[in-house]
Context: one part of a larger RNA
RNA sequence: GGAUGACCUUUGGCGGCGUGCUUAACACAUGCAAGUCGAACGAAGCGAAAGAAAAGAAGUCUUCGGAUAGAUUUUCUUUUGACUGAGUGGCGGACGGGUGAGUAACGCGUGGGAAACCUGCCUUGUACAGGGGGAUAACAGUUAGAAAUGACUGCUAAUACCGCAUAAGCCUACAGUAUCGCAUGAUACGGAAGGAAAAGGAGCAAUCCGGUAUAAGAUGGUCCCGCGUCUGAUUAGCUAGUUGGUAAGGUAACGGCUUACCAAGGCGACGAUCAGUAGCCGACCUGAGAGGGUGACCGGCCACAUUGGGACUGAGACACGGCCCAGACUCCUACGGGAGGCAGUAGUGGGGAAUAUUGCACAAUGGGGGAAACCCUGAUGCAGCAACGCCGCGUGAGUGAUGAAGGUCUUCGGAUUGUAAAGCUCUGUCUUUAGGGACGAUAAUGACGGUACCUAAGGAGGAAGCCACGGCUAACUACGUGCCAGCAGCCGCGGUAAUACGUAGGUGGCAAGCGUUAUCC
Numbered sequence: 001g002g003a004u005g006a007c008c009u010u011u012g013g014c015g016g017c018g019u020g021c022u023u024a025a026c027a028c029a030u031g032c033a034a035g036u037c038g039a040a041c042g043a044a045g046c047g048a049a050a051g052a053a054a055a056g057a058a059g060u061c062u063u064c065g066g067a068u069a070g071a072u073u074u075u076c077u078u079u080u081g082a083c084u085g086a087g088u089g090g091c092g093g094a095c096g097g098g099u100g101a102g103u104a105a106c107g108c109g110u111g112g113g114a115a116a117c118c119u120g121c122c123u124u125g126u127a128c129a130g131g132g133g134g135a136u137a138a139c140a141g142u143u144a145g146a147a148a149u150g151a152c153u154g155c156u157a158a159u160a161c162c163g164c165a166u167a168a169g170c171c172u173a174c175a176g177u178a179u180c181g182c183a184u185g186a187u188a189c190g191g192a193a194g195g196a197a198a199a200g201g202a203g204c205a206a207u208c209c210g211g212u213a214u215a216a217g218a219u220g221g222u223c224c225c226g227c228g229u230c231u232g233a234u235u236a237g238c239u240a241g242u243u244g245g246u247a248a249g250g251u252a253a254c255g256g257c258u259u260a261c262c263a264a265g266g267c268g269a270c271g272a273u274c275a276g277u278a279g280c281c282g283a284c285c286u287g288a289g290a291g292g293g294u295g296a297c298c299g300g301c302c303a304c305a306u307u308g309g310g311a312c313u314g315a316g317a318c319a320c321g322g323c324c325c326a327g328a329c330u331c332c333u334a335c336g337g338g339a340g341g342c343a344g345u346a347g348u349g350g351g352g353a354a355u356a357u358u359g360c361a362c363a364a365u366g367g368g369g370g371a372a373a374c375c376c377u378g379a380u381g382c383a384g385c386a387a388c389g390c391c392g393c394g395u396g397a398g399u400g401a402u403g404a405a406g407g408u409c410u411u412c413g414g415a416u417u418g419u420a421a422a423g424c425u426c427u428g429u430c431u432u433u434a435g436g437g438a439c440g441a442u443a444a445u446g447a448c449g450g451u452a453c454c455u456a457a458g459g460a461g462g463a464a465g466c467c468a469c470g471g472c473u474a475a476c477u478a479c480g481u482g483c484c485a486g487c488a489g490c491c492g493c494g495g496u497a498a499u500a501c502g503u504a505g506g507u508g509g510c511a512a513g514c515g516u517u518a519u520c521c
Base pairs, nucleotide, nucleotide: 001521002520003519004518006517008515010513013393014392015391016390017389018388019386020385021351026349027348028347030346031345032344035091036090037089040088041087044084045083046081047080048079049078050077051076052075053074054073055072059068060067061066098304099303100302107229108228109227110226111225112224113223116222117221118220122217123216124215125214126213127212128211130164132162133161139154140153141152142151143150144149170195171194172193174191176189177188178187179186180185200209201208202207230276231275232274237267238266239265242264243263244262245261246260247259248258249257279301280300281299282298283294284293285292286291306327307326308325309324310323329340330339331338332337357383359382360381361380365379366377367376368375369374396426397425398424399423406417407416408415409414430462432457433456434455435454436453440448465510466509467508468507469506470491471490472489476505477504478503479502480501486493487492
């Protein structure tokens, strides 16, 4: 000199764009953050329409017994609905969002690989969807419990579940042929055997949305290897599933991944092991570069979700707002037992030098569900707070010498503050008031927002501070103080004439900031 997620002192007008718990991965009140589909399904409720049954007012007639009439009400059945919210079922809750505790590792970066592999939704092709069955939630009844939550009996549906049939293609083991390979074998063709599928819905219909099997693609993911990736030797030896083989199991797949047996290996001064520290990178800061430092924001990867462990479901998880067990903590309890997880978004306490609103909207972009309408979305878009940073603008312009007054200094002549002020003539950026008023999104739909922007009016009015002045280093005098009080980045100032302390005037620098502190080059 440059830089910062900065803090602190002091001062503070506006706008744009960014950024904002670096500490306790400490504990959390409250709200919201993942739902959706009635075009998969049955029952229920509500509304509407139609039909049936029952009761039956006024009126009319009356021989006063009644007859007629049929408003209306109740019950049942059927149909229907942009209707409602529980339940079964489907898809999505593995994305999106957060954090950096752990991890020195194939975790990350980079370059390769196939020993091997999986891939829901999507795209393309091929071939199909025949015929049956038994349940169960909801619901009703009974019942246990304070609650959370159940138990029993009975009823019912499906694109829920289970057999049977069919199999172009697929899977399994076994013949054959060809190619490749040293080989176990691999690939292609191909024979016969065995095995595994399916679901319907909407519509008057056309048709549309789905379903099953399989092949290929796309996308996403798993795996393996070379190289690189902090410090310590005041850590020198480490290792028994350890290293390799055979066999089996397991996996989507290779593999000590696991198990049995066999061998005794494997790593290490080219630093093993141990200990400490740490998420890695693109990048960012600095520097002429080489390097050095950092890993906030934004983007890629990884890991984690109160601590530890485990699996289930699923195309995908060993799953932040799923399940089970154990621990700590908090809450409820009728003491028998239960409930919870903000490192999502706001917010609270605590810690700290220090870091924001319990805001608006799904209008846009994107995501989930749905045929769609649409619903959901603290992702996101916006607004609020903070000079935290960068950038831009303003705090007036011109003129004005009796060089006014005042201040300071003075050799008492004057000098300086100083064209500075006043005065005169103007301007109107920002601010204020009033009016108009977008783009973003159009067929329609705008949170932002009556915002940006434009026009008019008014009036210099509302807007300057901070640090320094001995040298380094731009900028000097007076008074006070008297090795005191104090200053200080280094050299050093101060003991009676201090340009170095304090104050004043003046000057220099930067400016809505300035200066200190901390850290890096």